[in-house]
RNA sequence: GGGACUGUAGCUCAGUCUGGGAGAGCACACGGCUGAAGACCGUGGUGUCGUGGGUCCAAAUCCCACCAGUCCCA
Numbered sequence: 001g002g003g004a005c006u007g008u009a010g011c012u013c014a015g016u017c018u019g020g021g022a023g024a025g026c027a028c029a030c031g032g033c034u035g036a037a038g039a040c041c042g043u044g045g046u047g048u049c050g051u052g053g054g055u056c057c058a059a060a061u062c063c064c065a066c067c068a069g070u071c072c073c074a
Stems, first nucleotide, its partner, number of pairs: 001073007010026004020057001028044005050066005
C1' cells in the first nucleotide's frame, strides 16, 4: 500500500441478507423470602446501534467517506 471481517446495555452477543416494536443471557440496583447470607421469586434499560453524510414517508439494517480492532496479501 491492497483486501476481508468486526464495532449494538457494565460484559458476552442476537437482530442487518428481506428497512417499520431496540432485544436475550450474565452482572448490577431495589423489594420479597431468611435469624443472616446464598439460592429462588418480583420489579428496574433516556443504549446518540463506532463517527459524519446521503437515499427514503421511515435507517442498527441500504449507499459513501472516515475512525478503531483482528486477520490475510504485498